[in-house]
Context: one part of a larger RNA
RNA sequence: CUGGGCGUAAAGCGCGCGCAGGUGGACUAUUAAGUUAGCCAUGAAAGCUCCCGGCUAAACUGGGAGAGGCUGGUUGAUACUGGUAGUCUUGAGUGAGUGAGAGGGAAGUGGAAUUCCGCGUGUAGUGGUGAAAUGCGUAGAGAUGCGGAGGAACACCAGAGGCGAAGGCGGCUUCCUGGCACUUGACUGACACUGAGGCGCGAAAGCAUGGGUAGCGAACGGGAUUAGAAACCCCGGUAGUCCAUGCCGUAAACGAUGUUCACUAGUCGUUCGGAGUCCUACGGGGCUUUGGGUGACGAAGCAAACGCGAUAAGUGAACCGCCUGGGGAGUACGGUCGCAAGGCUAAAACUC
Numbered sequence: 001c002u003g004g005g006c007g008u009a010a011a012g013c014g015c016g017c018g019c020a021g022g023u024g025g026a027c028u029a030u031u032a033a034g035u036u037a038g039c040c041a042u043g044a045a046a047g048c049u050c051c052c053g054g055c056u057a058a059a060c061u062g063g064g065a066g067a068g069g070c071u072g073g074u075u076g077a078u079a080c081u082g083g084u085a086g087u088c089u090u091g092a093g094u095g096a097g098u099g100a101g102a103g104g105g106a107a108g109u110g111g112a113a114u115u116c117c118g119c120g121u122g123u124a125g126u127g128g129u130g131a132a133a134u135g136c137g138u139a140g141a142g143a144u145g146c147g148g149a150g151g152a153a154c155a156c157c158a159g160a161g162g163c164g165a166a167g168g169c170g171g172c173u174u175c176c177u178g179g180c181a182c183u184u185g186a187c188u189g190a191c192a193c194u195g196a197g198g199c200g201c202g203a204a205a206g207c208a209u210g211g212g213u214a215g216c217g218a219a220c221g222g223g224a225u226u227a228g229a230a231a232c233c234c235c236g237g238u239a240g241u242c243c244a245u246g247c248c249g250u251a252a253a254c255g256a257u258g259u260u261c262a263c264u265a266g267u268c269g270u271u272c273g274g275a276g277u278c279c280u281a282c283g284g285g286g287c288u289u290u291g292g293g294u295g296a297c298g299a300a301g302c303a304a305a306c307g308c309g310a311u312a313a314g315u316g317a318a319c320c321g322c323c324u325g326g327g328g329a330g331u332a333c334g335g336u337c338g339c340a341a342g343g344c345u346a347a348a349a350c351u352c
Base pairs, nucleotide, nucleotide: 004323005322006321007306008305012320014201015200016199017198021194022193023192025088026087027086028085029084030083031082033081034080035077036076037075038074039073040072041071048066049065050064051063052062053061054060091191092188093187094186095184096183097182098181099180103177104176105175106174107173108172109171110154115149116148117147118146119145120144121143125136126135162169163168206247207246208245209244210243211242215241216240220236221235222234223233258319259318260317261316262315263314266297267296268295269294270293271292272291273290274289275288276287277286278285279284301308302307325352326351327350334345335344336343337342
């Protein structure tokens, strides 16, 4: 090199965009680079195959012939791949017409609840637990009524529902804005797929500067529990959680399943479109069918089993990433990024 793998055994980059590279639809002509055939040159010896010979045989060995490999030249072949020229529409994209949606950003706004403040009513408890205590309360708490302040999150709707590449997204309104599906088949005419590097996005926590702080709440203080209690339970409570801007770049970033395309029984839901048909109290509903998404079961097949099964882990194709016994170790060193925390890249000795 060939070869084997990656849902759970080691192994899919957290996700996307994309330069190079790899790969690439139908038809025609041409070329002859790859490919392929003949010939020529090259192809040390040993080795290999065949023939002949030498040790009693074999191994071993002497001689001869041939094959195999690389490269160059020359003459042909033209199916496939490539190059060139032209054509096409089914891949891809554009247009036109509809449609759904917590997709993103900004501004505004609403009600419930918690907390705090003021005033009123009112009096001795309240709170909390397994039971208590710390705590709060006669300087009037808790309860209750009215008013006010402020921050954060949006009950019901709500769904195995929807949207997004992933992270993720949920009150309402407006503005700006991305993507998607269906119908049509008007336009372009292979414009495609993947993607080492690269670039961007990326939960929570954390960091920097400034603001904000109702509730919750690492740390911390106190009360309990306990042999002890650095905890679980209780009373408090700072950072943080929120906002703006800039970093960080990680995760059980999970479907533990890379992206794209094609093919391969059925059955039952749900969501968004199209068509047909029937019913309609004209709001809509039923049935059939067709496309997109999202679920449940299941034939074949696959699988160590579990299970997967048109949303494949089936059958194939293209490209990328990754794995190679456990520990040492995702560590050291070096490099690089970061304000830091640390991230990325990534060993060995030794040991079982």
Predicted 3D model of a 352-nucleotide part of an RNA (small-subunit ribosomal RNA, central domain) from a Chloroflexota bacterium.
The coordinates come from a structure-prediction model, not an experiment, and the mean pLDDT is 87.
The full RNA is in RNAcentral, with records from ENA, RefSeq and SILVA.